[in-house]
RNA sequence: GGGGACGUAGCUCAUCUGGUAGAGCGCGGCAUUCGCAUUGCCGAGGUGGUCGGUUCGAGUCCGAUCGUCUCCA
Repeated sequence: GGGGACGUAGCUCAUCUGGUAGAGCGCGGCAUUCGCAUUGCCGAGGUGGUCGGUUCGAGUCCGAUCGUCUCCA
């Protein structure tokens, strides 16, 4: 220098052909206990790496860019 994959909640990851984003763990509250743990219920938390484009509508399609991993030179 060229090619490819990935980037979504604090962490690990879903979301299958575009239609208002979820799970587990973690965190907060309540119940249970003498107390802790466990368990149950409820809740907070995301402008989907960034910037543009297409579309009535984009996490999803297109372009650029940044980062990580990887292959080639």